[in-house]
């Protein structure tokens, strides 16, 4: 510090997710030691048991115990029972004092002066402690304990009697204090401070000690520490909480308090608070700090420290210096316990512990040794505060689980290309060490002058023994360090995000290996970070989310220029404070560290003081440029009202006139013989204003368009005359605001939702047509929304230009118009800088510098729900959440696509010729059938395809019979030559018996080939996967394209080049050009063919010469010609003319055998289709192994209601039959082609010459030509089918061959929709040959013969190329995608209500208690001679008031028959709304 994820790719916007750190944690697996910390976050739920606050005998009386002395009685005495006086550092209940208000716990309540921080008290209190001053005199009456009695189960009481005090009370004194009155003095500021005067009131307690003296007590002042109150500032969320408030705000007086105060009361006034957020609701103890972060911030408030609050729940006071009191009191309530049923008792949010809750949190431990606290003169006692120990890896820190050597790189595991690699110096083994561990010994600091140690026989030290006692966990697709095998097969599972898994998973599970961390490691939860993703630091709003529809204007915010003053903001210095702990720095102590002692620093919107005055602010005085005004002129659909006009539509009346009109893609509905439409005349009425008219004008926006009049708003220019900052923006408020819609009343020509009809259509609730009502118009009033858009808030300044247009005035020049030159206001188009993600914007900014307002924060849910406000309604405005997704989106790029556009090509259409589709047959396929009908190929690009040839074989299929190292290969061992004759069984395979035979080489050991036997390695598979592959092939397409290097442009994907102009068959070549070059394709080079030449001359040829034949190059001879097969020439737009841009090229011509690629072939770019083929072959993986391998026989691949493809033959006279007759090319031939001859009607047979072939043979070419018959018919067409007889091949023609002869003689008379081929030696037509092959072509591949027609042209169909445009497509239109319905699940709104919580108001009620009152009753201290009084208690009563109750509202939550929409869900239904002109352009508002 970043990374992953939207796309085919890119940039941007934007969310989601990850890597880091942290925790009072929990869970899973694992676990050696020590140190230091930490440990109920949930039920402020309920609690058994024990302990947590006592102490003082030097305040007091009493009792007990012990002891000393003395004494009485009994006894000789010991001794026993008593009495008295002491003594005790003994014990105890009670009176009394102090403490119990601290310490310890918890966080329920509280949004508050509760907390923090800084002040104030001139408005206060303060026990114990310290200092100072002054005192401590004299009396009195009670009471508990105790004794007696008595009630009660108990708890606890009552009555009578006795007694003490540092308990209580009177009096004296009064340093003083307090109160009242008066005077003085001081202050920033009433002084109640300070200094005085007078009067009144008001104190005390003793104890210890031989004593000295000490400890107390009283009054006052001061100190220290503690507390109380007030106050500035700070302190969470919701405005879908906007108004709240009667003690409320203030005053006067009184009461009350330690003290101020509506704190309380009486009276008076009517105030007080609030958008700077009152009131209400929700949540929450606050801070120091802690976690995180670069910081600013964000989150948090365990442990430790400070403050507050609370003590089962609610209320109340008492005592006291202090409490409204955790371990006190009283009352109420709930709960629990005891009970003799009458009544009592209790409060762990103290320490342990229990139950419960929960994912989850410890011992009913030891000690007061230390620190601290209470009491005490002290010793001391008490102290679950505290110090320690125990439990827990809960956290942090430290240590260890060994170290060195050790290669046969052991065994074993895993992988493997079978060679090896890896675990791995790892182990074993050898040597060493002992932290830890085990045992033995010594043994602390913490402790003070002495004794006293819970921890603790602990830490630590030391000796001995022995590698001994000690490693796991998570991960390994990317992010993110780390890879293989097997298993699984969209299953099981994983997953933080993206995503893995459908038979080769580095993503699941296991193993091996590797990586990370390590006594821990992972997961989950939560917080910060990354997130500049709420942006103060530090973001945005034209199109991504985001500018209010527009104006006016209040609060608020901001504000021109000069000068003087003040010093609030601001800046600087000093000072106070900001507790300690923490943090940071320096460094001391534990062996280090964690931990801890010391020092320094940081930290505030804080207080105070001194100083500065630029800026802001405030006060004062000026200015004119901002703003406004005056005067002069100007343009305009600016607004309102009234009036006027013509054209057109429609309607009415009349005339002329006759059969249609109208409408559409085509029609129909509709109108018309009752006279339409057409045409002419007249009239009525409503609405809108052609031309001018223009990115022209005006207005804030909405919007405004005939002409005239009236009223009225704003603007521009010129002048620089006046005022003198008067300004800008603007939350709320107020106003305006298209269309549609609403209310009331008018009006209604045209148009036209709804509605009716006609069409279209699968349907048509639409688009089209014929009608047609609201409405559109006017008046008055609502509504308040629009894609109300420049998708661009308003105001000001500044920042290159060019070109228009509109309004004004100036200069110049003019009769005028115009032009030129500058200029101000508006409105446009380009464009520089700059900005922008890009597109684009660019003085009319989206540049740049300011001010103010509004708005945004992922998509959906949702322009929704609930609530509020507005509205007559429709609805508007404000405006969530649950849930769900990992995207949604912007701009641009490359493709693909379009029922987008342009250009061009192709037998693509058109123009033609001939077919297919109908018939019969052949052949292939589908389907069906079958034991099997083996398998593959399936739009073009499968279907006479693999198959250039299924009777057996082939053969892969089926049935049956057989074999198991195998039919085939290699290796090992053994035997035997190999081979061969014959028989039996069997369908054969096979089994069994049998005859002959001993070979070749040799270094004599043996070897080679072949056969058999045995065992094991292995063979074998036409079994699966063409979606694991190689190779080969098809197709787009012989289409003209596909790319690269360098450069340039762009943030980038990419672009440019390759686009443009004309040209070509061609990205062919030329020109232009930020491109310049190059590659693969095109073309050419290759083959065949067309002309000529050269060479060669047999088997070919025969002109001339010769011989010969019935005839023939038959023979001699020749090589001229033909031909053969080698080589060469030739064609290049080379020449001429024209067109074109002086180009490329095109058109025409000459010459030439051939002319613009002469014709044909071979040749197939980058790629596409997961195209085809595992059955040609090869091959990974998987599968079978007495079978999915191998052999054999028979069957099947040939089936047959049917459908399709490809062909053959036909339907006839351009023909068929018969007879005669002519002319090819290219091939093949030895397991072959076969002549001639003979036989057969024929297929063919017999015999057999020749030929390994320019020699012989196949071999007769056919159409054609000549002649003749047939005469339009199911025929002398057609030949299927069937019967019979044969031939040939072959072990074998039954299933299932071809051919021949005789007989038979089917359909078919030119073929519906539709569809195919072909542009010249082509189509059509005619025959010939070959491969395969024993035999078996209508197929296939070749060959020649005869030999046409047509092409105007590119509108259309199909395919393709280039450019361009739109796109929501990229699996790319066979795309994407919307809504209803149906099903499942989820959350949510409404809902008759029901239940619970909380709260307001009104009323009832009124425990305990304090205060007030007081008829009743009781009464020691003082007064009084007494009676009695004063004072007090109890009782009663009044006010206040907790619980409780009644009624009625608000809010919140849960639940509810039914119901509404929403979301999600591999393959449901219906349509096709959107994306292309999406097939009716889409979208916004409204009905």
């Nucleotide at each position: 510090a970043g990374a992953g994820u939207u796309u085919g790719a890119u940039c941007c916007u934007g969310g989601c997710u990850c890597a880091g750190g942290a925790u009072g944690a929990a869970c899973g697996c694992u676990g050696g030691c020590g140190g230091c910390g930490u440990g109920c976050c949930u039920a402020a739920u309920a609690c058994a048991u024990g302990c947590a606050a006592g102490u003082c005998g030097a305040a007091c009386g009493a009792g007990g115990c012990a002891u000393u002395u003395u004494u009485g009685u009994a006894g000789u005495a010991a001794u026993a029972c008593g009495g008295a006086a002491g003594u005790g550092u003994c014990c105890u209940a009670g009176u009394g004092g102090c403490g119990a208000a601290c310490g310890g716990g918890u966080g329920a309540g509280u949004a508050a002066c509760g907390c923090g921080u800084g002040g104030a008290u001139g408005a206060c209190c303060u026990g114990c402690c310290c200092c100072a001053a002054a005192g401590u005199g004299u009396g009195g009456g009670a009471u508990a304990a105790c004794a007696g009695u008595c009630c009660g189960a108990a708890a606890g009481a009552g009555c009578u009697g006795c007694u003490a005090a540092u308990a209580c009370c009177u009096c004296a004194u009064g340093u003083g204090a307090u109160u009242a009155u008066c005077g003085g003095c001081u202050u920033c500021a009433g002084a109640a401070a300070c200094c005085g005067a007078u009067a009144a009131u008001u104190a005390a307690a003793g104890g210890a000690g031989u004593a000295a003296u000490c400890c107390g007590c009283u009054u006052u002042g001061g100190g220290a520490g503690g507390g109380a109150u007030c106050u500035g500032c700070g302190u969470c969320c919701c405005a879908u909480c906007a108004g709240c408030u009667a003690g409320u705000u203030g005053g006067u007086g009184a009461g009350g308090u330690a003290a101020c105060g509506g704190c309380u009361c009486a009276c008076c006034a009517a105030g007080g608070c609030g958008a700077c957020g009152a009131c209400g609701g929700g949540u929450a103890a606050g801070g120091g700090g802690c976690c995180u972060g670069a910081g600013a911030g964000g989150g948090u408030g365990a442990c430790c420290c400070c403050u507050c609050a609370c003590a089962a729940u609610g209320g109340a006071a008492c005592u006291g210096a202090a409490a409204c009191a955790c371990g006190g009191u009283c009352c109420a309530u709930a709960c629990a316990c005891c009970u003799a049923c009458g009544g009592g008792u209790g409060g762990c949010a103290g320490c342990a512990g229990u139950a419960g809750g929960g994912a989850a949190u410890a011992u009913u431990g030891c000690u007061c040794a230390a620190u601290g606290g209470g009491c005490g003169a002290a010793a001391g006692c008490c102290u679950g505060a505290a110090g320690c120990a125990g439990c827990a890896a809960c956290g942090c820190c430290g240590c260890g689980u060994g170290c060195a050597c050790g290669a046969u790189g052991a065994a074993g595991g895993c992988c493997u290309u079978c060679g090896g690699g890896u675990c791995g110096u790892a182990a074993a083994g050898u040597g060493c060490u002992u932290u830890u561990u085990u045992g033995g010994g010594a043994g602390a600091u913490g402790a003070g002058a002495a004794a006293g140690g819970a921890c603790a026989g602990u830490a630590u030290c030391u000796c001995a023994g022995g590698a001994a006692u000690a490693a796991g966990u998570c991960u390994c697709g990317g992010c993110u360090a780390a890879c293989u095998a097997c298993g699984u097969g969209c299953c099981a599972g994983c997953a933080g995000c993206c995503g893995c898994g459908g038979u080769a998973a580095a993503a699941c599970g296991u193993a091996g290996g590797a990586g990370g961390c390590g006594a821990g490691c992972g997961u989950u939860a939560u917080c910060c970070g990354g997130a500049u993703u709420c942006a103060c630091u530090g973001g945005g709003c034209g199109u991504a989310a985001a500018g209010c529809g527009c104006g006016c204007g209040u609060a608020g915010g901001c504000g021109g220029c000069u000068u003087g003053g003040u010093a609030a903001g601001u800046c600087g210095g000093g000072u106070g404070u900001g507790a300690a702990a923490g943090c940071c720095c320096c460094g001391g102590g534990c062996u280090c560290a964690a931990c801890u002692g010391g020092g320094a620093g940081u930290g505030g919107u804080c207080g105070u003081u001194c100083a500065a005055u630029a800026c802001u602010a405030c006060c004062g005085a000026a200015c004119u440029u901002g703003a406004g005004g005056g005067c002069a002129u100007c343009a305009g659909a600016g607004g309102a009202a009234g009036g006027u006009g013509g054209a057109a539509u429609u309607c009415c009346a009349g005339g002329u006139g006759u059969a249609g009109c109208g409408g559409u893609g085509a029609a129909a509905u509709g109108c018309g013989u009752a006279g339409a439409g057409a045409u002419c005349u007249g009239g009525a009425g409503g609405a809108a204003c052609a031309c001018c008219g223009g990115u022209g004008g005006c207005g804030a926006a909405g919007g405004c368009g005939a002409c005239c009049u009236u009223c009225u708003g704003g603007g521009a220019u010129g002048u620089u005359c006046c005022u003198g900052a008067c300004g800008c923006u603007c939350a709320g408020a107020c106003g305006c605001g298209a269309a549609a819609g609403c209310u009331a009343g008018g009006g209604u020509a045209g148009c036209a939702a709804a509605c009716g009809g006609g069409a279209u259509u699968a349907g048509a609730g639409a688009c089209c047509c014929c009608g047609g009502u609201a409405g559109u118009c006017c008046u008055a009033g609502c509504c308040g929304u629009a894609a109300a858009c420049g998708a661009u808030g308003u105001c000001u300044g500044c920042u290159a230009g060019c070109c228009g247009u509109u309004g004004g005035g100036a200069c110049c020049c003019u009769u005028a118009a115009a032009a030129c030159c500058a200029u101000c206001g508006g409105u446009g188009u380009c464009g520089a800088a700059g900005c922008u993600a890009a597109c684009g914007c660019g003085a009319u900014a989206a540049g740049u510098c300011u001010a103010c307002c509004g708005c945004c924060u992922g998509g959906g849910g949702a322009c929704u729900a609930c609530g509020g406000c507005c509205g007559c309604a429709a609805g508007g405005u404000u405006g969530a959440a649950a849930c769900u997704c990992a995207a949604a989106g912007g701009a641009a790029u490359u493709g693909a696509c379009g029922g987008g556009g342009g250009c061009c090509c192709g037998c693509a259409c058109a123009a033609g010729c001939g077919g297919u589709g109908g018939a019969g047959c052949a052949u292939g396929u589908g389907g069906u059938u079958u034991a099997a009908u083996u398998c593959g190929a399936u739009g073009c690009a499968a279907c006479g395809c693999g198959a250039a040839g299924a009777a057996c074989c082939u053969u892969a299929c089926c049935u049956g019979g057989u074999c198991u190292u195998g039919a085939c290969a290699u290796g090992u061992a053994g035997u035997g030559a190999a081979c061969u004759u014959a028989g039996c069984a069997g369908a054969a395979a096979u089994g069994u018996u049998u005859u002959g035979g001993u070979g070749c080489c040799u270094u004599c050991g043996g070897g080679a080939a072949c056969a058999c036997u045995a065992a094991c390695a292995c063979a074998g598979g036409u079994g699966c996967u063409g979606c694991a592959u190689g190779g080969c092939u098809g197709u787009c397409g012989u289409c003209a394209g596909c790319u690269c290097g360098u450069g340039u442009c762009g943030u980038g994907a990419g672009a440019u080049g390759u686009u443009g102009g004309g040209u070509u068959a061609a990205g062919u070549a030329c020109c232009g050009u930020a491109a310049c070059g190059a590659g693969c394709g095109c073309a050419a080079c290759c083959c065949c063919u067309g002309u000529c030449c050269c060479u060669a001359g047999u088997u070919g040829c025969c002109a001339g010469c010769a011989c010969g034949u019935a005839a023939u190059g038959g023979u001699g001879g020749g090589c001229a010609c033909u031909c053969u097969a080698g080589g060469g020439a030739g064609a290049c737009u080379g020449c001429c003319g024209g067109u074109g841009a002086c180009a490329a090229a095109c058109c025409g011509g000459a010459g030439g055998a051939a002319g613009g690629u002469g014709g044909g072939g071979a040749u197939g770019a980058c790629g596409u289709c997961a195209a085809g083929u595992c059955a040609u072959c090869a091959u990974g993986g998987c599968c079978c192994u007495u079978a999915u391998g191998a052999c054999c026989a028979g069957g099947g691949c040939u089936a047959c209601a049917c459908a399709c493809g490809u062909g053959c033959u036909a339907c006839a006279a351009u023909g068929g039959g018969c007879a005669g007759u002519a002319c090819a090319g290219a091939g093949g031939g030895a397991a072959g082609c076969a002549a001639a001859a003979u036989c057969g009607c024929g297929a063919g047979a017999u015999c057999a010459a020749g030929c390994a072939a320019a020699u012989c043979c196949c071999a007769g070419a056919a159409a054609g030509c000549u002649g003749u018959c047939c005469g339009u018919a199911g025929u002398c067409c057609g030949g299927a089918u069937u019967g019979g007889a044969g031939u040939c091949u072959g072990c074998a023609a039954c299933u299932c061959g071809a051919c021949u002869c005789c007989a038979u003689g089917a359909a078919g008379u030119c073929g519906g929709a539709a569809u195919c081929g072909c542009u010249a030696g082509u189509a059509a037509u005619c025959g010939c040959g070959a491969a395969u092959c024993a035999g078996a072509a209508u197929g296939u591949c070749g060959c020649g013969g005869u030999g046409a027609a047509u092409a105007c042209g590119u509108u259309c169909c199909c395919g393709g190329g280039c450019c361009u445009u739109g796109u929501a497509c990229a699996c790319a239109c066979c795309g994407c995608c919307c809504g209803u319905c149906a099903c499942a699940c989820c959350a949510u709104g409404g809902g008759a209500g029901u239940u619970g919580g909380u709260u307001g108001c009104a009323c009832c009620a009124g425990a305990a208690g304090c205060a007030g009152g007081u008829a009743g009753u009781c009464u020691a201290a003082c007064c009084g001679a007494a009676a009695g009084g004063a004072g007090g208690g109890c009782g009663c009563u009044u006010a206040c008031c907790a619980c409780g109750g009644u009624g009625u509202g608000g809010c919140c939550a849960a639940u509810g028959a039914c119901u509404g929409g929403g979301g999600u869900g591999a393959a449901g239904u219906c349509g096709u709304a959107a994306c292309a002109a999406g097939g009716u352009a889409a979208c916004c508002g409204u009905a």

The prediction has a mean pLDDT of 85. A computed fold for a 1487-nucleotide RNA from an uncultured bacterium, annotated as small-subunit ribosomal RNA. The sequence is in RNAcentral, with records from ENA and SILVA.